Predicted 3D model of a 75-nucleotide RNA (transfer RNA) from Candidatus Bathyarchaeota archaeon A05DMB-4. It matches the Rfam family "tRNA". Rfam describes the family as follows. Transfer RNA (tRNA) molecules are approximately 80 nucleotides in length. It is annotated as a transfer RNA. RNAcentral holds the sequence, with entries from ENA. The coordinates come from a structure-prediction model, not an experiment, and the mean pLDDT is 84.

């Protein structure tokens, strides 16, 4: 340098193929129920520049272009 996979909440991931309803789950966090108390269990709440910038579109995490970072491969 080229090819390929990936980057989404504090962590791990789904969602991308086929654009659309408030972006989703588990764990972690906070509050509550329960308990003499703690844990567990159950209920609820909060948490997101969807790696960055630009483009297409009525509408982009999703499509297109460029760039950055990480894994693997080739030379």
């Nucleotide at each position: 340098g080229c090819c390929u996979c990936g980057g989404u909440a504090g962590c791990u991931a789904a969602g991308c193929u086929c654009g659309g309803c408030c972006a989703u789950a588990g764990c972690a966090g906070c509050g509550g129920u329960u308990u003499c108390g703690u844990a567990a269990a159950c209920c609820g709440c909060a948490g997101g520049u969807c790696g960055c910038g630009g483009g297409u579109u009525c509408a982009a995490a999703u499509c297109c272009c460029g760039c950055c970072c990480g894994g693997g491969g080739c030379u």